[in-house]
Context: one part of a larger RNA
RNA sequence: CGUAGGAAUAUUGACAGGUUCUGACUUUAGUACGAGAGGACCGAGUUGGACUGACCGCUGGUAUAUCAGUUGUUCUGCCAAGGGCAUAGCUGAGUAGCCACGUCGGGACCAGAUAAGCGCUGAAAGCAUCUAAGUGCGAAACUGACCUGAAGAUGAGUAUUCCAUGAAGGGUCCGUGUAGACGACACGGUCGAUAGGCUACAGAUGUAAAGACAGUAAUGUCAAAGUCGAGUAGUACUAAUUACCCGAAAG
Numbered sequence: 001c002g003u004a005g006g007a008a009u010a011u012u013g014a015c016a017g018g019u020u021c022u023g024a025c026u027u028u029a030g031u032a033c034g035a036g037a038g039g040a041c042c043g044a045g046u047u048g049g050a051c052u053g054a055c056c057g058c059u060g061g062u063a064u065a066u067c068a069g070u071u072g073u074u075c076u077g078c079c080a081a082g083g084g085c086a087u088a089g090c091u092g093a094g095u096a097g098c099c100a101c102g103u104c105g106g107g108a109c110c111a112g113a114u115a116a117g118c119g120c121u122g123a124a125a126g127c128a129u130c131u132a133a134g135u136g137c138g139a140a141a142c143u144g145a146c147c148u149g150a151a152g153a154u155g156a157g158u159a160u161u162c163c164a165u166g167a168a169g170g171g172u173c174c175g176u177g178u179a180g181a182c183g184a185c186a187c188g189g190u191c192g193a194u195a196g197g198c199u200a201c202a203g204a205u206g207u208a209a210a211g212a213c214a215g216u217a218a219u220g221u222c223a224a225a226g227u228c229g230a231g232u233a234g235u236a237c238u239a240a241u242u243a244c245c246c247g248a249a250a251g
Stems, first nucleotide, its partner, number of pairs: 001152001005163007015149004021049007033038001051106005059100004066093005071086006110144003117137004169246004173189005194239003197235005203228003211222004
């Protein structure tokens, strides 16, 4: 810009893409078959491998500053207690998130039309013949079925609702994240829990400083203490204020 008014929401599916794998075991059955040795088709079930989708309740990884320990040095006048730097100084542990080594799922069933092949009926050709007329079965291939996109499918589809005027609706702007390079997308904007703060809880770390008590002292106890990024909920304390723009009279 188009889709012969403008919007919102929900959709159909022409078309396109994806998937399409496979082992072992049990049973049928030591049956059919076979002198024996051996040993099935068909069917039913169980459990794997590789590949793949989603997720983080479990297990585990990471987690650049969450907690603790600790070395050297420097600074806060000194002690004590702390800050900086040294690969995140090093070490131990670790929430959210992201992940796999973790968990759950997928390939299927079925249908259509067929290939090779196997047939039925059957003449030309009194027989025979799957074929000439007619008709049936038959494969991981084909078309559906399953998953995803999809009306610029200009062939521009469909349904419902809203608005007839600065309307319906959309945007700017602001708080954000299930989104993200930026646009975009999604949620919220006081008729409000969107983010921060605060409170509580979950969770991490592992018992802070100061003081008191015990001990000559190291140290221990009072004390699951103190601290804490992302988690869950509550709470308007702070910030989402106010406002503006587009959207009509046209082919």
The part of an RNA shown here (large-subunit ribosomal RNA, domain VI) has 251 nucleotides and comes from Aquirufa antheringensis. It matches the Rfam family "Bacterial large subunit ribosomal RNA". RNAcentral holds the full RNA, with entries from ENA. Its mean pLDDT, the model's own confidence on a scale to 100, is 87.